[in-house]
RNA sequence: UUUAUAGAUAGAGGCGCAUUUUUCAAAAGUAGCUUAAAUGAAGGUAACGGGCCUGUUGAUUUUAAGUGAAAGGGAAAAAUGCCGAAGGAUUAGGUGCCGUUUCAUCAUAGUCCUGGUUGACUGGUUAACAGCCUUUCAAUUGUCGCUAUAGCGGAGAGCUAUCGGUAGG
Numbered sequence: 001u002u003u004a005u006a007g008a009u010a011g012a013g014g015c016g017c018a019u020u021u022u023u024c025a026a027a028a029g030u031a032g033c034u035u036a037a038a039u040g041a042a043g044g045u046a047a048c049g050g051g052c053c054u055g056u057u058g059a060u061u062u063u064a065a066g067u068g069a070a071a072g073g074g075a076a077a078a079a080u081g082c083c084g085a086a087g088g089a090u091u092a093g094g095u096g097c098c099g100u101u102u103c104a105u106c107a108u109a110g111u112c113c114u115g116g117u118u119g120a121c122u123g124g125u126u127a128a129c130a131g132c133c134u135u136u137c138a139a140u141u142g143u144c145g146c147u148a149u150a151g152c153g154g155a156g157a158g159c160u161a162u163c164g165g166u167a168g169g
Base pairs, nucleotide, nucleotide: 001169002168003167004166005165007163008162009161010160011159014083016082017081018080019079020078021077022076023075024074032067033066034065035064036063037062038061042054043053044052045051046102047100048099049098050097086114087113088112089111090110091109092108093106094105095104096103115141116140117139118138119137120136123133124132125131143154144153145152146151
C1' cells in the first nucleotide's frame, strides 16, 4: 500500500419513522339516563357451554318527548426518542367470571417479509368514501453493483466516513 474478515465510533436518505401533551373538528343529537304509552318472559356477561347478575315490584323490545357523553381513530402545533427508524405475519406467554378449536387485546422472546415516499387496485378494520394494515402494479427517491451515457439488477444483518484488530499478497 492492497485484498479478505469481524469490531468500535459517527453519519446520510426525507412530505423520513415512532411516542407523548395541548387545541380543534368529527364521532353525535349516537350510546346511556328520565317520563309516558304499548307488548309480556326473558335479558346481560366477545361466540358456544357452564356459572353469576337483572327481571311479572314488568326486565327486554317498539314509539314519542326531554336530557345527553366518552373511547379508539383524524388535523394542527410543540416536545422527546431515533434511521429496522418502524410496520406486518406466525409460534410460545399473559389478560378477558370458568372451560374451549374460536375472538379481541397486551407486552416479551423466537422465525419470516418490507430501503423510503406517493398514487391506483385487492381484502380487512372503523361511524366514516377519513385514517390504518395488507395484495398487486406504476411512478419517484436514496444506496451499492454491472454495463456505458443511458439502462439493468440487489437489499437495511445494507451504505458512507474514521479508528484500530487478525490473515494473506